RNA sequence: CAUUAGCCAAGUGGUAAGGCAAUGGUCUGCAAAACCAUGAUCGCAGGUUCGAUUCCUGCAUGG
Numbered sequence: 001c002a003u004u005a006g007c008c009a010a011g012u013g014g015u016a017a018g019g020c021a022a023u024g025g026u027c028u029g030c031a032a033a034a035c036c037a038u039g040a041u042c043g044c045a046g047g048u049u050c051g052a053u054u055c056c057u058g059c060a061u062g063g
């Protein structure tokens, strides 16, 4: 310094975008492609706050 979905990745106090993959469906003679749909108590434990992914402390892992 970093930790957010299987992987990548946005987010800077008001309840989490996007891409790839996966699964189901439509289409097709079968497939592929295309289109539609589906998923995250944000590393863990506390604290502050009406409200925490966001601020504070400790711990864990990696650099």
Stems, first nucleotide, its partner, number of pairs: 001062003006020003014050001022038005043059005

A computed fold for a 63-nucleotide RNA from Bacteroides faecis, annotated as transfer RNA. It matches the Rfam family "tRNA". The sequence is in RNAcentral, with records from MGnify.